This is a predicted structure of a 350-nucleotide part of an RNA (small-subunit ribosomal RNA, central domain) from a metagenome. Rfam family: Bacterial small subunit ribosomal RNA. The RNAcentral record of the full RNA draws on SILVA. Model confidence (mean pLDDT): 90 of 100.

Context: one part of a larger RNA
RNA sequence: CUGGGCGUAAAGCGUGCGCAGGCGGUUUUGUAAGACAGGUGUGAAAUCCCCGGGCUUAACCUGGGAACUGCGCUUGUGACUGCAAGACUAGAGUGUGGCAGAGGGGGGUGGAAUUCCACGUGUAGCAGUGAAAUGCGUAGAGAUGUGGAGGAACACCGAUGGCGAAGGCAGCCCCCUGGGUUAACACUGACGCUCAUGCACGAAAGCGUGGGUAGCAAACAGGAUUAGAUACCCUGGUAGGCCACGCCCUAAACGAUGCCAACUAGGUGUUGGAGAAGGAGACUUCUUUAGUACCGUAGCUAACGCGUGAAGUUGGCCGCCUGGGGAGUACGGUCGCAAGAUUAAAACUC
Numbered sequence: 001c002u003g004g005g006c007g008u009a010a011a012g013c014g015u016g017c018g019c020a021g022g023c024g025g026u027u028u029u030g031u032a033a034g035a036c037a038g039g040u041g042u043g044a045a046a047u048c049c050c051c052g053g054g055c056u057u058a059a060c061c062u063g064g065g066a067a068c069u070g071c072g073c074u075u076g077u078g079a080c081u082g083c084a085a086g087a088c089u090a091g092a093g094u095g096u097g098g099c100a101g102a103g104g105g106g107g108g109u110g111g112a113a114u115u116c117c118a119c120g121u122g123u124a125g126c127a128g129u130g131a132a133a134u135g136c137g138u139a140g141a142g143a144u145g146u147g148g149a150g151g152a153a154c155a156c157c158g159a160u161g162g163c164g165a166a167g168g169c170a171g172c173c174c175c176c177u178g179g180g181u182u183a184a185c186a187c188u189g190a191c192g193c194u195c196a197u198g199c200a201c202g203a204a205a206g207c208g209u210g211g212g213u214a215g216c217a218a219a220c221a222g223g224a225u226u227a228g229a230u231a232c233c234c235u236g237g238u239a240g241g242c243c244a245c246g247c248c249c250u251a252a253a254c255g256a257u258g259c260c261a262a263c264u265a266g267g268u269g270u271u272g273g274a275g276a277a278g279g280a281g282a283c284u285u286c287u288u289u290a291g292u293a294c295c296g297u298a299g300c301u302a303a304c305g306c307g308u309g310a311a312g313u314u315g316g317c318c319g320c321c322u323g324g325g326g327a328g329u330a331c332g333g334u335c336g337c338a339a340g341a342u343u344a345a346a347a348c349u350c
Stems, first nucleotide, its partner, number of pairs: 003322004007304002012318001014201004021194003025088007033081002035077008049065006091191001092188004096183004103177007110154001115149007125136002162169002206247006216240001220236004258317006266295013299306002323350003332343004
């Protein structure tokens, strides 16, 4: 390389959108590029293969044949792929009526709690720990009452619950806005699937500028512990955390499982919708559909386990892997303010 693989052994890009490319529903007619069949030309010789011959054999030499899996021309076929024209509705989409939702952006607003400030009551402790000490307090703390300031997060509801492509999203109200799902009909008529490069989004931490800062808290300081203690524990405490704008682009970005479609036993729970039956009603039962969990048949798997939401049986397209270390490193390129990210070796070694 041919291959074989990618939940956990190496391997699914963090996620989506999407140009080129690859692949593509039913049907009619035409065409003949692909395809197939016949004929024909060529495919030098040598080599390879088969049957013979010559050196005492063999290697070697030599005669004939086959082969040279290829290319061209020509005649035909019309199933399949392509192309052209036409038709269809089962894929896809649009319209109409409902429905659920922490989906996103902006604005407003509420209560609890912590902290701080002022005043009142009041007196000797408070805080903290395994035990202490640092710390706070007679300049009146802690406790308690009233009033005020400010920032951040939203107890209960709350769930194996919901929404979102992923990251993620939670007090309440208003405005703007995306997606999903369901029911019955109408419409468009393959408009589809996937996607290298590309573009967009992308937790936390971090960076830039300007604000803000209540609790918390890297760094740092002090107190302890200890042989030491650059820690664990305690008292403090700055970046940060919050907001606006601009960067960074990583993660155990996990379901460690790419996306789309078809097919293949069931059972139980739960969320949203639709329909039917029963009931006075509350509601119950059944059917169906879209999710989300658990158990499990066939099958698969090295096993664990997966099992109609597949890791089963297939098709289409993309990404990735190819012994361990060196190394996700060096060098070079690209990106970044930087931190660094991305692409990505080799020597050597086992």